Source information
A computed fold for a 73-nucleotide RNA from a bacterium, annotated as transfer RNA. The prediction has a mean pLDDT of 81. Rfam family: tRNA.

């Protein structure tokens, strides 16, 4: 250097046909119990890899560039 996945909240992962960024898990707070786990109810928490482009509007579609797995050499 080829090819083929993937990058989205602490972690794991959804996001179909371009139109509100979401779910479980975990964190806080509260409710419930003599207490604790479980259970319920709310809250934070996101430069959607990075830079451009297209377009009223991009996580999504197009270029180029990073990292990661894996495949072949």
């Nucleotide at each position: 250097c080829g090819c083929g996945g993937g990058g989205u909240a602490g972690a794991g992962c959804a996001g179909u046909u371009g139109g509100c960024a979401g779910c479980u898990c975990g964190g806080c707070a509260g409710g419930c119990c003599c207490a604790u786990a479980a259970c319920c109810u709310g809250c934070a928490g996101g430069u959607c890899g990075c830079c451009g482009g297209u377009u009223c509007g991009a996580g999504u579609c197009c270029g180029g560039c990073c990292c990661c797995c894996g495949c072949a050499a």